[in-house]
């Protein structure tokens, strides 16, 4: 240098043909215990990598750009 892939709450991940984002786990608050822990229940936390575009309407389609990750020279 050139092609691919990924980039969504604090961490893993989903999210199907564009239609106001969801789940494990961790947090915090309650019940439960003598207390911890385990087990219920119930909450908070993201506008989805930056930036432009299409479109009524974009995490989903285009383009440019940035990480990070493969492969070729």
């Nucleotide at each position: 240098c050139c092609g691919g892939g990924u980039g969504u709450u604090g961490c893993c991940c989903a999210g199907u043909u564009g239609g106001u984002a969801g789940g494990g786990c961790g947090c915090c608050a309650g019940c439960u215990u003598u207390g911890g822990g385990a087990g219920c229940u119930g909450g908070a936390g993201g506008c989805c990598g930056c930036g432009a575009g299409u479109u009524c309407g974009a995490g989903u389609c285009u383009c440019g750009c940035c990480a990070c990750u493969c492969g070729g020279a």
Molecule: transfer RNA
Organism: Oscillospiraceae bacterium